[in-house]
Context: one part of a larger RNA
RNA sequence: UAGUAGCAGCGAUAGUCGGGUGAGAACCCCGACGGCCUAAUGGAUAAGGGUUCCUCAGCACUGCUGAUCAGCUGAGGGUUAGCCGGUCCUAAGUCUCACCGCAACUCGACUGAGACGAAAUGGGAAACGGGUUAAUAUUCCCGUGCCACUAUGCAGUGAAAGUUGACGCCCUGGGGUCGAUCACGCCGGGCAUUCGCCCGGUCGAACCGUCCAACUCCGUGGAAGCCGUAAUGGCAGAAGCGGACGAACGGCGGUAUAGGGAAACGUGAUUCAACCUGGGGCCCAUGAAAAGACGAGCAUAGUGUCCGUACCGAGAACCGACACAGGUGUCCAUGGCGGCGAAAGCCAAGGCCUGU
Numbered sequence: 001u002a003g004u005a006g007c008a009g010c011g012a013u014a015g016u017c018g019g020g021u022g023a024g025a026a027c028c029c030c031g032a033c034g035g036c037c038u039a040a041u042g043g044a045u046a047a048g049g050g051u052u053c054c055u056c057a058g059c060a061c062u063g064c065u066g067a068u069c070a071g072c073u074g075a076g077g078g079u080u081a082g083c084c085g086g087u088c089c090u091a092a093g094u095c096u097c098a099c100c101g102c103a104a105c106u107c108g109a110c111u112g113a114g115a116c117g118a119a120a121u122g123g124g125a126a127a128c129g130g131g132u133u134a135a136u137a138u139u140c141c142c143g144u145g146c147c148a149c150u151a152u153g154c155a156g157u158g159a160a161a162g163u164u165g166a167c168g169c170c171c172u173g174g175g176g177u178c179g180a181u182c183a184c185g186c187c188g189g190g191c192a193u194u195c196g197c198c199c200g201g202u203c204g205a206a207c208c209g210u211c212c213a214a215c216u217c218c219g220u221g222g223a224a225g226c227c228g229u230a231a232u233g234g235c236a237g238a239a240g241c242g243g244a245c246g247a248a249c250g251g252c253g254g255u256a257u258a259g260g261g262a263a264a265c266g267u268g269a270u271u272c273a274a275c276c277u278g279g280g281g282c283c284c285a286u287g288a289a290a291a292g293a294c295g296a297g298c299a300u301a302g303u304g305u306c307c308g309u310a311c312c313g314a315g316a317a318c319c320g321a322c323a324c325a326g327g328u329g330u331c332c333a334u335g336g337c338g339g340c341g342a343a344a345g346c347c348a349a350g351g352c353c354u355g356u
Base pairs, nucleotide, nucleotide: 015033016032017031018030019029020028034353035352036351037350042332043331044330045329048312049311052310053077054076055075056074057073058072062070063069082146083145084308085307086306088123089122093116094115095114096113097112098111100108101107127144128143129142130141131140147304148303149302150301151300152299153298154297162294163293164292168282169281170280171279172278173277174276175275179271180270181269182268183267184266185202186201187200188199189198190197191196203259207254208253209252210251211250216244217243218242219241220240225235226234227233260265283287318327319326335347336346337345
């Protein structure tokens, strides 16, 4: 130079007070008040990471300050499966061998043979509910189921034809659970203490049994204008009547004098994700394959190895030299008000006050 430059300038403005611990506390813990996130700052995961998970003891390092704290340091502990996934199947494609090419090959194409090739997110035998740990759980424990294979016994000679796996995009009808909303009960809580108002709950799986709409078909019937749809339509046997076959992750019953809950441990309605079942439209685009399964019985006993399973999945555990305002797939998509809406804004559940 100069009281100059600078202090806000990420739409996530976030803390404050009291108490505790401790040598030491703005930032470690507890409480109260106050805030922030709602297609995410919530929940579950793939890839990737690899112990970061939990506990104890620490603060020289790391942490943009401090630290009694920690994804840091030291020690110990932790990942339990017939039924979740791998394992099996094939996909685009890849590799090996043979053959051939090349001066030659660890090089190169066809053909033949063989193998590989999907852990979220292709196909696929079978598991649910509750409890439990400081840290794992559809894996342990309790209860109740289911599948495959093997053996034995009984039944059966039908067994392989067929069906399935197995599929586009758009519009649309019907069935329908969860959720949500509404009504009236019951239980609990809050505010009021006079009417009352508000909030939460009112539960209960796989599995086994049972029920059926649509489509299709059969019988009957016998129309000359009728029948029907949201719409296209039907009569080349219509309407009407009767029957066969036949769906849900659906209803009902069992499971369950299981479990869960402090208690009550309800009923009905509306709208309806999922799931099931029809119809229509579109294409110079026609929307995988294979293994497997069903077809194909009953009972009892045995067997079910191996690998993954902790934790993060991100404004600190991944890729970016960093605790980096960047990048990174899938599912929950039906919590409420609002509204065309997965929009804005606001609020639950849950999370956070370390975009240190």